About this RNA
Predicted 3D model of RNase P RNA and transfer RNA as a complex of 482 nucleotides.

RNA sequence: CAAGCAGGUCGGGUGAUCGCGGUUCCGGUCUUCCGGAGCUGAGGAAAGUCCGCACACUACAGAGCACGGUGCCGGCUAACGGCCGGGCGAGGCGACUCGACGGCAAGUGCAACAGAGAGGUGGAUUGCCGCGCAGGGUAACCUGCGCGGUGAGGGUGAAACGGUGGUGUAAGAGACCACCGGCGGCGGCAGUAAUGUCGCCGGCCAGGCAAACCCCACCGGGUGCAAGGCCAAGCAGGGCGAAAAGCGGCCGCAGGGCUGCUUACGGGGCUGCUCGUUCCGUCUGACGUCCGGGUAGGCUGCGUGAGGCCGUCGGCAACGACGGUCCCAGAUAGAUGAUCACCGGCGCCGCAUGGGAUUCAUCCCGGCGGCGCUUACAGAAUGCGGCUUAUAGACCGGCUUGCCCA
RNA sequence: GCUCCCAUCGUCUAGUGGUCCAGGACACCGGCCUCUCACGUCGGUAACAGGGGUUCGAACCCCCUUGGGAGCGCCA
Numbered sequence: 001c002a003a004g005c006a007g008g009u010c011g012g013g014u015g016a017u018c019g020c021g022g023u024u025c026c027g028g029u030c031u032u033c034c035g036g037a038g039c040u041g042a043g044g045a046a047a048g049u050c051c052g053c054a055c056a057c058u059a060c061a062g063a064g065c066a067c068g069g070u071g072c073c074g075g076c077u078a079a080c081g082g083c084c085g086g087g088c089g090a091g092g093c094g095a096c097u098c099g100a101c102g103g104c105a106a107g108u109g110c111a112a113c114a115g116a117g118a119g120g121u122g123g124a125u126u127g128c129c130g131c132g133c134a135g136g137g138u139a140a141c142c143u144g145c146g147c148g149g150u151g152a153g154g155g156u157g158a159a160a161c162g163g164u165g166g167u168g169u170a171a172g173a174g175a176c177c178a179c180c181g182g183c184g185g186c187g188g189c190a191g192u193a194a195u196g197u198c199g200c201c202g203g204c205c206a207g208g209c210a211a212a213c214c215c216c217a218c219c220g221g222g223u224g225c226a227a228g229g230c231c232a233a234g235c236a237g238g239g240c241g242a243a244a245a246g247c248g249g250c251c252g253c254a255g256g257g258c259u260g261c262u263u264a265c266g267g268g269g270c271u272g273c274u275c276g277u278u279c280c281g282u283c284u285g286a287c288g289u290c291c292g293g294g295u296a297g298g299c300u301g302c303g304u305g306a307g308g309c310c311g312u313c314g315g316c317a318a319c320g321a322c323g324g325u326c327c328c329a330g331a332u333a334g335a336u337g338a339u340c341a342c343c344g345g346c347g348c349c350g351c352a353u354g355g356g357a358u359u360c361a362u363c364c365c366g367g368c369g370g371c372g373c374u375u376a377c378a379g380a381a382u383g384c385g386g387c388u389u390a391u392a393g394a395c396c397g398g399c400u401u402g403c404c405c406a
Numbered sequence: 407g408c409u410c411c412c413a414u415c416g417u418c419u420a421g422u423g424g425u426c427c428a429g430g431a432c433a434c435c436g437g438c439c440u441c442u443c444a445c446g447u448c449g450g451u452a453a454c455a456g457g458g459g460u461u462c463g464a465a466c467c468c469c470c471u472u473g474g475g476a477g478c479g480c481c482a
Stems, first nucleotide, its partner, number of pairs: 001402005007396004012343007020041009043377001047388002050386005055224004062275004067220005072086005087101001088099004102215002107213002109209002119161001125154002127150010162180006181205002183202008228300004237291005244263008264282006293481003307326008344374008354365004407478007416432004424462001434450005455471005
C1' cells in the first nucleotide's frame, strides 16, 4: 500500500424567537381555570411481541394425566430458547465464522420416479459357475432349454449394507486371514465434565429421516396493567335452563318463618380431564345463556429501580463484591416540535498550485472562494433482561494474508 | 395496550411431505355454433405473501419478516 476479519462508541452542538407535556414555587380566581418564574421532557432499536422474569388476581401454586417447550459440557444470571468459556463437526491459506449438536445399536412408521430388489438375514434382469436334456463338432468346445448356486462384475437410484490384497471355491462371498477405517464393550491416563489419548477384546460392519410418531433428561398451574384496588355517575329489566334430604335451636295459637350442623348435589375460582381445596348456592334459586338498558369519568397501580455513572478488587470471560456519587419522561387520543443564525460535517464547481510518496501510470495530504444539503431507521404507554428485524453517515483502537522498503 | 388467527390463479376454494412445472367453479381470451348477441360446446392464459433452514425431495415441517383480520372494558 492492497485485500480482508472481528469488536466498540456516536448517531449533530450552541444561542435566539414561537409552541406543547410534567412538576415546584408565587400571584389572581378562591373547585375547575389563568398568568409568571425555575427545573425537566424518547431510542439504540422505544419496533416485531419471539423468549424469560418482576408485579397483580387466583391456593404461599398442590398431586396425577394430557399438552407445550428446551436438548454437547461447565459456568453466569432473578430467569431464559440469552451470554461467557470449553469440546466435537463443517468452511476458510489465515484472522475468524457457522452448527435445533441427546437417542434411528428401544419400538413403530416413511422413502415418489427409476430399478430385478428400498429395509432384512431383501433381491436373480444381465453376467459368472455347476448339473441334466437336445442339437452341432473328430475333439477342445459352442448354441438353446430347464433346475440350482452366487451377491463378487454391469445397470437403476438421493440411498443397494465397509475398503485393499490374499486364502478358499465349480463360481463366489467377512466364509476365513493380514492391514486400514468404523462401531460397541472393558480397562489405564489427562480433564469438574463434554471429550481426548493409549491398550486389550468382539467379524459386530449395525444405511437415511426424530424441524416423523416416539423414548430419555430437565422446565412450565392459569390469566394478563382492558391484571388488580378505591370512588363517582347513570339505567329497566325480561325470557330460557338450572342442583335436596335429614337432624337440632329460636319466634309464632297455627299455616309458616329465621338460623346452625351433617351428607348429597349444582356452579365459580381465567384452555382440557381426574383428584384435592376454597367460595357461593339448592326453587325468594348460585350460575350459565339469550334479548335489552346505562356509562365511555376520576384517583391509584405508575417510576428509587434485578437504576445510571465513576473507581478499586476477584474472575480467561460472561459476571460478581465493595466504596463513592446522581435522581434522570410519565402523556391518556396521547406532549418532546418549527424557524433563523453560528460552529461542525458532507457533496459539487472554480482558482491557485504548496508538501510527500513514486513502479513515471498516478496516488495521498493541504490552501482560498462560491453554491447546495444538514439528513438514516424510527416515536415511550406497567417495568426490566435478552433475541430478532430496520438503520444515511461518522469515529476509535485490534488482528490476518499478500507485495514493497529498511 | 394485551391475546389470538389467517395468507394458494382476477374472485371463491381443493390440496396436510413425492403420484402436483398445483385441481375445480366463476371471470377473462380464442375457435365452433348463429344473420348477430346471449346460451351451449372445445381449447387456452393465470397462483403457493417474501427470505432462510430441515429433508434425496417442501404449498405442506421449523425460524424470521411483510400484509390482513378477530376478540378482550366497567355497572346492573
It holds a member of the Rfam family "Bacterial RNase P class A". By type it is a ribozyme. The coordinates come from a structure-prediction model, not an experiment, and the mean pLDDT is 79.